[in-house]
RNA sequence: GGGGCAGUAGCUCAACUGGGAGAGCGCCUGCUUUGCAAGCAGGAGGUCGCCGGUUCGACCCCGGUCUGCUCCA
Numbered sequence: 001g002g003g004g005c006a007g008u009a010g011c012u013c014a015a016c017u018g019g020g021a022g023a024g025c026g027c028c029u030g031c032u033u034u035g036c037a038a039g040c041a042g043g044a045g046g047u048c049g050c051c052g053g054u055u056c057g058a059c060c061c062c063g064g065u066c067u068g069c070u071c072c073a
């Protein structure tokens, strides 16, 4: 320098191959307990790595770019 893969909640990861952004764990509140844990119920938390483009509409399609892993040189 070139090819491939990944980037989504605090963490681990889904999702739809264009039209409601979610799960588990974690966090907060309440119930339960003498108290803690466990359990149950509820809640908060996201510019979908970044920039631009296409589209009525983009996490998803296109171009560029950054980071990590990997292969080739």
Base pairs, nucleotide, nucleotide: 001072002071003070004069005068006067007066010025011024012023013022019056027043028042029041030040031039049065050064051063052062053061

This is a predicted structure of a 73-nucleotide RNA (transfer RNA) from a bacterium. It was read from a public genome assembly. It matches the Rfam family "tRNA". The family's RNA type in Rfam is transfer RNA.